[in-house]
């Protein structure tokens, strides 16, 4: 350089195609509670952010467009992974 595949909420990974029902499935992790003599282990809730609560806000590498709406679709850039080209 050329091609193909990715980047998601600690940390693995779903959602993309076929845009709304998404603070975003599932698992590890952590955190409390409940079972235990105690540990595990199980079970039950909670883990972005503000609030006592209804309920707000802000997110899907950055930016930019399109739409009434965008993790999702365009378009640029930036990383990362494999392959191929180069290789004195």
């Nucleotide at each position: 350089g050329c091609g193909a595949g990715g980047g998601u909420u600690g940390c693995c990974a779903a959602g993309c195609c076929a845009g709304g029902u998404c603070a975003a499935a599932g698992g590890c992790g952590c955190u409390g509670g409940c079972u235990u003599g105690a540990g595990g282990g199980g079970c039950c809730a909670g883990u972005c952010u503000c609030g006592a609560a209804g309920g707000g806000g802000u997110u899907c590498g950055u930016g930019a467009g399109u739409u009434c709406a965008a993790a999702u679709c365009u378009c640029a850039c930036c990383c990362c992974u494999c392959g191929c080209a180069c290789c004195a």
Record summary
This is a predicted structure of an 88-nucleotide RNA (transfer RNA) from a Methanomicrobiales archaeon. Its mean pLDDT, the model's own confidence on a scale to 100, is 82. NCBI's taxonomy places the organism under Archaea, Methanobacteriati, Methanobacteriota, Methanomicrobia, Methanomicrobiales. It matches the Rfam family "tRNA". By type it is a transfer RNA.